[in-house]
Context: one part of a larger RNA
Molecule: small-subunit ribosomal RNA, 3' major domain
Organism: Pouteria campechiana
RNA sequence: UGACAGGGGCCCACACAAGUGGUGGAGCAUGUGGUUUAAUUCGAUGCAAAGUGAAGAACCUUACCAGGGCUUAACAUGUCGUGAAUCCUCUUGAAAGAGAGGGGUGCCUUUGGGAAUGCAGACACCGGUGGUGCAUGGCUGUCAUCAGCUCGUGCCAUAAGGUGUUGGGUUAAGUCCCGCAAUGAGUGUAGCCCUCGUGUUUAUUGCCACCAUGGAGUUUGGAACCCUAAACAGACUGCUCAUGAUAAGCUAGAGGAAGGUGAGGAUGACGUCAAGUCAUCAUGCCCCUUAUACCCUAGGUGACACAUGUGCUACAAUGGCUGGGACAAAGGGUCACGAUCCUACAAGGGUGAUCUAAUUGCAAAAACUUGUCCUCAAUUUGGAUUGCAGGCUGCAACUCACCGGCAUGAAGCCAAAAUCUCUAGUAAUCGCUAGUCAACCAUAUGACAGUGAAUUCAUUUUUGAGCUUUGUAUA
Numbered sequence: 001u002g003a004c005a006g007g008g009g010c011c012c013a014c015a016c017a018a019g020u021g022g023u024g025g026a027g028c029a030u031g032u033g034g035u036u037u038a039a040u041u042c043g044a045u046g047c048a049a050a051g052u053g054a055a056g057a058a059c060c061u062u063a064c065c066a067g068g069g070c071u072u073a074a075c076a077u078g079u080c081g082u083g084a085a086u087c088c089u090c091u092u093g094a095a096a097g098a099g100a101g102g103g104g105u106g107c108c109u110u111u112g113g114g115a116a117u118g119c120a121g122a123c124a125c126c127g128g129u130g131g132u133g134c135a136u137g138g139c140u141g142u143c144a145u146c147a148g149c150u151c152g153u154g155c156c157a158u159a160a161g162g163u164g165u166u167g168g169g170u171u172a173a174g175u176c177c178c179g180c181a182a183u184g185a186g187u188g189u190a191g192c193c194c195u196c197g198u199g200u201u202u203a204u205u206g207c208c209a210c211c212a213u214g215g216a217g218u219u220u221g222g223a224a225c226c227c228u229a230a231a232c233a234g235a236c237u238g239c240u241c242a243u244g245a246u247a248a249g250c251u252a253g254a255g256g257a258a259g260g261u262g263a264g265g266a267u268g269a270c271g272u273c274a275a276g277u278c279a280u281c282a283u284g285c286c287c288c289u290u291a292u293a294c295c296c297u298a299g300g301u302g303a304c305a306c307a308u309g310u311g312c313u314a315c316a317a318u319g320g321c322u323g324g325g326a327c328a329a330a331g332g333g334u335c336a337c338g339a340u341c342c343u344a345c346a347a348g349g350g351u352g353a354u355c356u357a358a359u360u361g362c363a364a365a366a367a368c369u370u371g372u373c374c375u376c377a378a379u380u381u382g383g384a385u386u387g388c389a390g391g392c393u394g395c396a397a398c399u400c401a402c403c404g405g406c407a408u409g410a411a412g413c414c415a416a417a418a419u420c421u422c423u424a425g426u427a428a429u430c431g432c433u434a435g436u437c438a439a440c441c442a443u444a445u446g447a448c449a450g451u452g453a454a455u456u457c458a459u460u461u462u463u464g465a466g467c468u469u470u471g472u473a474u475a
Stems, first nucleotide, its partner, number of pairs: 001475002003472003007469004012464002015459001019422001021420003026313008034304002042053002064299001066297004077124004081119003087102006107114002127288002130286003136282002138277003141273001143271001148187006154163003167178003193265004198233006207222002212219001236259001239253002243249001302441001319374002322371004331362001333360001341350003381412001386407003390403002428451002431448001433446002
């Protein structure tokens, strides 16, 4: 100087407390462990692995396994030889491939040849999702959006080092003020950036109060309103009282759409964990080279006594079933979204208007509201499981997809110990949408809006940080 303490002081955080809804019990979805297997490819393992890499495993993907093949190779460059290439038919085979036959010559040209492309052999090589993340780059997690981490010069100390950065206040903040052997500076903090909230100006594909029109803001018209999207304005403790040390600030108030960081996001200091990744990529070294490379078919990654994580659906009457009615935002659409009409109980099928989109379509928002039935029961709850006969995508749906119909109708009556989230348009609840994508195992993930709470006494205790101080048999 650090580290540590079941030492002290100060301070903070959904850390506790006060509330709220869950998990843990049930069924299912999904991930992991284990076991099994020819293979169940590989990585991630306390917080910081486990709906994670994977924004989508039937084939492909695919890295695994079995079998069938191949060896200058699926791919790249170079040298030499030969034929242009593309194409058609047949045999064999599960395919990859192997074998045979046919037809046939373009482009440029200095007529030598060349470009492009196939084949054969030889060699340099090619290839490797093989190993090492404890050889590395890059990227990422974590402490932590915590308030820290340092330097120049000076001063102190024999030196390691200290001081500054400690002290008194204050702040979300090493934020700011005051004091001080310190005086300055950098990085982080804050701000600059984006979105939302208010207004002004401008404008059409959007809007419609007045004015006309009519099936329809369709058209004439309007520029008020709404919306859209560009540029500006606006908030700074600026103003007032009290308080404080005449400071920084803090409490209350005014005005204001918004008030003290307005709300949310992006942004992650010096460093820590030999943290994670050699399977995104790059890369040193090591290893394989008729195989640890490459091609194909089928299987596997989907197994199942069990254990565990994350979710979904429930256990009901604040509900369930079934008619009628209402109100969003955001998003993507031409290899597409698909209106309308016809058809089917439905999934779906046929037809194919308009839109390269503020114009057209996906599109029905759902909780909600208003009627009907059910009346506390394993039920008109719950929907697992199974049977039958259907549909769609796709070469292909058995292993192993999704969707609809009829029948079947399991556990579950609110969950022990324990444990997690959340402080406001938040939790809870309700739907909608996107990416990936032929289809889809999405109950996931990322966005979007609708309805919309309760509680916070306080820091005694628990957990984790920060500053300071004391102790130490620790480095």